[in-house]
Context: one part of a larger RNA
RNA sequence: GCGUUGCGAAGGAACUCGGCAAAUUAACACCGUAACUUCGGGAGAAGGUGUGCCCUGGAGCGUUCAGAGAUUUACUCUCGAAGGCGCACUGGGGUCUCAGUAAAACGGGCCAAGCGACUGUUUACUAAAAACACAGGACUCUGCAAAGUCGUAAAACGACGUAUAGGGUCUGACGCCUGCCCGGUGCUGGAAGGUUAAGGGGAGAGGUUAGCCGCAAGGCAAAGCUUUGAACCGAAGCCCCAGUAAACGGCGGCCGUAACUAUAACGGUCCUAAGGUAGCGAAAUUCCUUGUCGGGUAAGUUCCGACCUGCACGAAUGGCGUAACGAUUUGGUCACUGUCUCCGCAACGCGCUCG
Numbered sequence: 001g002c003g004u005u006g007c008g009a010a011g012g013a014a015c016u017c018g019g020c021a022a023a024u025u026a027a028c029a030c031c032g033u034a035a036c037u038u039c040g041g042g043a044g045a046a047g048g049u050g051u052g053c054c055c056u057g058g059a060g061c062g063u064u065c066a067g068a069g070a071u072u073u074a075c076u077c078u079c080g081a082a083g084g085c086g087c088a089c090u091g092g093g094g095u096c097u098c099a100g101u102a103a104a105a106c107g108g109g110c111c112a113a114g115c116g117a118c119u120g121u122u123u124a125c126u127a128a129a130a131a132c133a134c135a136g137g138a139c140u141c142u143g144c145a146a147a148g149u150c151g152u153a154a155a156a157c158g159a160c161g162u163a164u165a166g167g168g169u170c171u172g173a174c175g176c177c178u179g180c181c182c183g184g185u186g187c188u189g190g191a192a193g194g195u196u197a198a199g200g201g202g203a204g205a206g207g208u209u210a211g212c213c214g215c216a217a218g219g220c221a222a223a224g225c226u227u228u229g230a231a232c233c234g235a236a237g238c239c240c241c242a243g244u245a246a247a248c249g250g251c252g253g254c255c256g257u258a259a260c261u262a263u264a265a266c267g268g269u270c271c272u273a274a275g276g277u278a279g280c281g282a283a284a285u286u287c288c289u290u291g292u293c294g295g296g297u298a299a300g301u302u303c304c305g306a307c308c309u310g311c312a313c314g315a316a317u318g319g320c321g322u323a324a325c326g327a328u329u330u331g332g333u334c335a336c337u338g339u340c341u342c343c344g345c346a347a348c349g350c351g352c353u354c355g
Base pairs, nucleotide, nucleotide: 001350002349003348004347005346006345007344008343010341011340014339019336027051028050029049030048031047036041038173052095053094054093055092056091057090058089060087061086062085063084064083067079068078069077070076071074096100108334109333110332111331112330113329114328115326116325120132121131136171137170138169139168140167141166142165148157149156174321175320176319177318179251180250181249184248185247186244187243188242189241190240193239194238195237199233200232204228205227206226207225208224211220212219213218252270253269254268255267256266279313280310291307292306293305294304295303
């Protein structure tokens, strides 16, 4: 000097990002127990009191048993005094200590808010959470040789199941709810027209040359073979026409107007598929921003309650509430303390120095 422990005057969070760490609390019995609530909870809420040992008393229960009764006469059943033993309960008196759950083991509590309903699950080795899951809700596919999955296939799973079943996707208990838009994209349905592949079709064209013409050079050219090839016929799809948002998604701007001012129920205009409804709102979302007001503090960028000017909330990418729950996050408070003011001492271990 470090580590692991123990103790500490006065103060008691002044420490610090933050009460991190430590301390407090603690067992059992009794009394007592709020808001809120899904009536189960909350709750061990909170907050109190008692607890050793000795003597003595009380009623209770169990057991043993004298005895009594009953009958189906038995190794039977029922009741059961006094005493003994045991169990737990409850009075009175005494007694010792600083202290009686004397050691050890053994909840700190409360208030308010966010998130997630809950118990669960997760990053084996930096994240346990608000992430995942969940019961519940919804949409959609699937009629059974099911859809879907795996495999080249045979086959297998689904399922020895059958739409109250199985697969996929989203949401996530419960309560109140879930608005408008189908123009785009997707999906479903439709089939008149347009477009359209292979294929069918084969008009026509080219090459070749028996033949014919020509003195020659060369020209013309049937059949066959061959190389091409127009019209026309030709499915789904796409274009097209509808439906569909708990499908992917989207949900405006400018100007004017009321007898103070301000504001605008009201009006005008442009654009759109439609212009954000209920609820919530400086929010896990608010840039400006430490917004403004109120509360709490002596003093509060956090916190709580409001306001609404929502840069850029918003309704199953769910909206808003919500008892209970949480090694969750945030703020406050009581108790408690070496976290601190401000450090000191002690034990043990290690290091270091000297021998």

Large-subunit ribosomal RNA, domain IV from a Chloroflexota bacterium, 355 nucleotides, folded computationally. The coordinates come from a structure-prediction model, not an experiment, and the mean pLDDT is 86. RNAcentral holds the full RNA, with entries from ENA. Lineage of the source: Bacteria > Bacillati > Chloroflexota. Rfam family: Bacterial large subunit ribosomal RNA.